[in-house]
RNA sequence: GUCGGAUGGUCGCGCGCCACGUCGGGGGCAACCCCGUGAAGGGCGUGAGGAAAGUCCGAGCUCCGCAGCGCAGGGUGGCGGGUAACGCCCGCCCGUCGUGAGACGAGGACCAGUGCCACAGUGACGAUGCCGUCGCCGGCGCAAGUCGGCGACGGAGUGAAACGCGGCAAACUCCACCCGGAGCAAGGCCAAAUAGGAGGGCGCAACCCGCCGGGGCAACUCGACGGGGGAGAGGUGCGCUGCCCAGCCCUCGGGUCGGCCGCAUGAGCCGUCGGGCAACCGGCGGCCUCAGAUGGAUGGCCAUCCGCGACGGUUCGCCGUCGCGACAGAACUCGGCUUACAGAC
Repeated sequence: GUCGGAUGGUCGCGCGCCACGUCGGGGGCAACCCCGUGAAGGGCGUGAGGAAAGUCCGAGCUCCGCAGCGCAGGGUGGCGGGUAACGCCCGCCCGUCGUGAGACGAGGACCAGUGCCACAGUGACGAUGCCGUCGCCGGCGCAAGUCGGCGACGGAGUGAAACGCGGCAAACUCCACCCGGAGCAAGGCCAAAUAGGAGGGCGCAACCCGCCGGGGCAACUCGACGGGGGAGAGGUGCGCUGCCCAGCCCUCGGGUCGGCCGCAUGAGCCGUCGGGCAACCGGCGGCCUCAGAUGGAUGGCCAUCCGCGACGGUUCGCCGUCGCGACAGAACUCGGCUUACAGAC
């Protein structure tokens, strides 16, 4: 890097199609025919992965009204290339390790500032202990000298590193570049009952009382409101009678239950030719074989074969019995990375 059991039978599950049957409608005297239905049954087709996983990077898509700038925050860091993009991939350089094939490397800056440098050591960067030599000064001594201090030079020792523009930035930081946020439960469409909202219509009678207003010289009358009153509306599919008593009807809009879309043709796969060291790109041809749920299908059993292991037998060619066949499972979709993995090549 490639593959990751094969074939068949049987019982099940999801999805798609069909329409034998079911159910409904229509036609015909009838046999039967036509249309629709697709939640029982039936038939056909199809149904996990190299990692579907971790959700760690990068994108598509959707919404946050649109666009720009900045702060905060996060990320990346040799050079060049690939790519939709990347922290991925390829090539080269450099460094470290390895005898080597090769492996690994966040691989800009410590001439801005800050911080850190274990143990040992005087001292780890604002340090000066020990030894020696020389010079100067001071004390003591007649002197030779000796003691102390300061300075210069040299040395020993510790240590990974000892004063040298030390080392360290997967230390803060500086420099350059990149990044708006949330995520398919994104988001869009249709839309029930009940309750609530907005608008409109109908009703709350006659009669009595009160009060207010208008008109009138007045008697009175008209209207609004409040109270009493209890008629009508409404209340079972309809009618009558009885009863109840303040609402009833229509329209619109939002949300919920539910349904549909997003959602399976895609930066697609295969073959071939060409370009390129390569990653990768381009041309041509072919294919739809690459599932699509929404409490979430893709499974169980049996047989034969295959691979591996153990045991037994063997005429060493094999035969028989038993066991094992992993990691793991889609949920909007891609590109990567990482992790898991019996066994085979």